Predicted 3D model of an 89-nucleotide RNA (Glycine riboswitch aptamer) from Allosphingorhabdus lutea. Lineage of the source: Bacteria > Pseudomonadati > Alphaproteobacteria > Sphingomonadales > Allosphingorhabdus. The sequence is in RNAcentral, with records from Rfam.
[in-house]
RNA sequence: GGCCAUAAAGCGGGAGAGCGCGGUUUACGCCGCCGCCGAAGGAGCAACCACCCCGGAAACUCUCAGGCAACAGGGACCGCUUUAGGGAA
Numbered sequence: 001g002g003c004c005a006u007a008a009a010g011c012g013g014g015a016g017a018g019c020g021c022g023g024u025u026u027a028c029g030c031c032g033c034c035g036c037c038g039a040a041g042g043a044g045c046a047a048c049c050a051c052c053c054c055g056g057a058a059a060c061u062c063u064c065a066g067g068c069a070a071c072a073g074g075g076a077c078c079g080c081u082u083u084a085g086g087g088a089a
Stems, first nucleotide, its partner, number of pairs: 003087002006084008018034001020033005035068003041064001042062003048056002
């Protein structure tokens, strides 16, 4: 100097589902009722891994939470850059 993985930051991409009904409000918003979505988070089971004990584990499942015109915001995950410590040759 190059490669691999990890963490953080920055930039970019990023889906789904009612412009539902009623009340209130100048409006934003809020409350109630029903219908939906899954990719913040959370929870459950599992292939599998580990095992002295304790267990770990999904994009599957559930929807507690969150979300359901556009805008805005959030957004798992992916790409690039930088930084940090580490690994193999």